Transfer RNA from Aurelia aurita, 71 nucleotides, folded computationally. Its mean pLDDT, the model's own confidence on a scale to 100, is 82. The source organism's lineage runs through Eukaryota, Eumetazoa, Scyphozoa, Ulmaridae and Aurelia.
RNA sequence: AGUAAGAUAAACUACCGGUAAGUUACCAGACUCAUAAUCUGGGUAAGAAGGUUCAAUUCCUUCUCUUGCAA
Numbered sequence: 001a002g003u004a005a006g007a008u009a010a011a012c013u014a015c016c017g018g019u020a021a022g023u024u025a026c027c028a029g030a031c032u033c034a035u036a037a038u039c040u041g042g043g044u045a046a047g048a049a050g051g052u053u054c055a056a057u058u059c060c061u062u063c064u065c066u067u068g069c070a071a
Base pairs, nucleotide, nucleotide: 002069003068004067005066006065007064010024011023012022013021018054026042027041028040029039030038047063048062049061050060051059
């Protein structure tokens, strides 16, 4: 150099054209003599740029990075 898959919150995993969901962690409150557990609430995210579209995490192009296969 070839080929395939992937990049979403502090961590892990969904959704794949109609505006992003859940678990853990974190913070606050309730409960408790206190801590833990439990319950309630809260904030943080679509790798970068461009294009198509009324509307893009989703479709298309380029780039960056990661992993696998073959040589």

The RNAcentral record of the sequence draws on ENA. It matches the Rfam family "tRNA". The family's RNA type in Rfam is transfer RNA. Gene Ontology term of the family: triplet codon-amino acid adaptor activity.